[in-house]
A computed fold for a 493-nucleotide part of an RNA from a marine metagenome, annotated as large-subunit ribosomal RNA, domain I. It matches the Rfam family "Bacterial large subunit ribosomal RNA".

Context: one part of a larger RNA
RNA sequence: CGUGUAGUGGAUGCCUUGGCACUGAAAGCCGAUGAAGGACGUGAUAUACUGCGAUAAGUUUCGGGGAGCUGUAUGUAAGUUUUGAUCCGAAAAUUUCCGAAUGGGGAAACCCACCACUUUAUGUGGUACUUUAAACUGAAUACAUAGGUUUAAAGAGACAACCUGGAGAACUGAAACAUCUAAGUAACCAGAGGAAAAGAAAUCAAUUGAGAUUCCGUUAGUAGUGGCGAGCGAACGCGGACUAGGCCAGUAGUUUUGUUAAAAAAAUUUGAAUAGUUUGGAAAUGCUAACCAUAGAGGGUGAUAGUCCCGUAUGAGUAAUGUUUAACAAAAUUCUUGAGUAAAGCGGGACACGUGAAAUCCUGCUCGAAUAUAGGGGGACCACCCUCUAAGCCUAAAUACUCUUCAGUGACCGAUAGUGAACUAGUACCGUGAGGGAAAGGUGAAAAGAACCCCUAUUAGGGGAGUGAAAUAGAACCUGAAACUGCAUGCCU
Numbered sequence: 001c002g003u004g005u006a007g008u009g010g011a012u013g014c015c016u017u018g019g020c021a022c023u024g025a026a027a028g029c030c031g032a033u034g035a036a037g038g039a040c041g042u043g044a045u046a047u048a049c050u051g052c053g054a055u056a057a058g059u060u061u062c063g064g065g066g067a068g069c070u071g072u073a074u075g076u077a078a079g080u081u082u083u084g085a086u087c088c089g090a091a092a093a094u095u096u097c098c099g100a101a102u103g104g105g106g107a108a109a110c111c112c113a114c115c116a117c118u119u120u121a122u123g124u125g126g127u128a129c130u131u132u133a134a135a136c137u138g139a140a141u142a143c144a145u146a147g148g149u150u151u152a153a154a155g156a157g158a159c160a161a162c163c164u165g166g167a168g169a170a171c172u173g174a175a176a177c178a179u180c181u182a183a184g185u186a187a188c189c190a191g192a193g194g195a196a197a198a199g200a201a202a203u204c205a206a207u208u209g210a211g212a213u214u215c216c217g218u219u220a221g222u223a224g225u226g227g228c229g230a231g232c233g234a235a236c237g238c239g240g241a242c243u244a245g246g247c248c249a250g251u252a253g254u255u256u257u258g259u260u261a262a263a264a265a266a267a268u269u270u271g272a273a274u275a276g277u278u279u280g281g282a283a284a285u286g287c288u289a290a291c292c293a294u295a296g297a298g299g300g301u302g303a304u305a306g307u308c309c310c311g312u313a314u315g316a317g318u319a320a321u322g323u324u325u326a327a328c329a330a331a332a333u334u335c336u337u338g339a340g341u342a343a344a345g346c347g348g349g350a351c352a353c354g355u356g357a358a359a360u361c362c363u364g365c366u367c368g369a370a371u372a373u374a375g376g377g378g379g380a381c382c383a384c385c386c387u388c389u390a391a392g393c394c395u396a397a398a399u400a401c402u403c404u405u406c407a408g409u410g411a412c413c414g415a416u417a418g419u420g421a422a423c424u425a426g427u428a429c430c431g432u433g434a435g436g437g438a439a440a441g442g443u444g445a446a447a448a449g450a451a452c453c454c455c456u457a458u459u460a461g462g463g464g465a466g467u468g469a470a471a472u473a474g475a476a477c478c479u480g481a482a483a484c485u486g487c488a489u490g491c492c493u
Stems, first nucleotide, its partner, number of pairs: 001490007013478001014442002018413002020410007027402002030157001037098003040053003044076002048072002059092006068080003103112003113127005129155009162193001163191004173180001177227001203210002214241005224232002245394003248338001252334012268316002274289004290307002292296001298310003344366007353379001374389005429436002449477001452464004
């Protein structure tokens, strides 16, 4: 150096309980009647998870279902069940302590109180703050007001993304950098809804006309804007999605509640059709002969099953109660045609538009009209013409998103992949802390998981025996590559 053999090791192949992306529906909940999230308990035995809460892997009622059941999770023990359990659905009861946490305090899951009531004890209930309303009181100070007390109602917190508003960067790009860009983005704050916002022209258009808003395609990288650099970047019009208009004191709109009527909705259930033989450990394979099909989607069963099982196609069915829609009734709320407004001056901001010839919109300061015989706009401004009626309010759908539920799909992954997590995973572990953050899947069809014997210091390890198709499938368990190691051997030096 090579060959053989035996180990070590865990690649590869096959598999999938888990992920990833999306589609169609649903839902977008919850909370002072105490949430989200936790701590501690709870089992005959109980470490972890799951469930539950001192009524504690559970209690009650109604419905479904029909033979076993006492979760993952074996075993033993003890029970339960056709007087219908376990299980599934609906509705209730209970629901320790912390947590908005709310009697006061506090180093969360603990400490310490007061009041009332009672069955007198380890009992029950109440006692936070703010706002609004009402009542009773009540100073300086006579009336009053401030203040105080009580009662009632509401609020508070949580929440993945989507939405509106407030406030608002820098890296970066400009090949440097300051206007500019990134970008009104990120992070932050407030608020709301299942969507939000916007919304029925003081709008556009152009001599023809259109007719609220929103979203998509196009117009168009056009017109513009721009240290005319980097870049930024419309609108009219056209084509689609969806369409809906109302109100200002009333026979009104909106919201909530109630009554009546209608509709849909749970667990669930029905469900066709195959035999013989061959190989084999095992038939669903092969061969022969059949059958069903509104069902030959899929999964399982000792290998590959339309006819074995679960299903699938197609049918059927449902209480209490809640939901939706419509009508009616009640309550609450809204609104008087819009003046400190429009316009103007100064300073900013938004409009694709960086002050520009800069219209239009918003407004911090200063000013300040007209009243339909009026006023706004048509990109400085003026005239003519056209068009609309600001300074009040409401409004579904088309649109955005997915913490979540159901059904389904994949020229998506297959355990160094796919979620960080297929397993006790946000676990173990690390960090004072914010925070960081793993590794780890596969016996067999079935435990049939190796009785008994032997070696031995042995609960190690091994040899027999036995099981099994297989034990070089023996739990360090499918397959079992290479590096690396032992032994044997060949050749070279």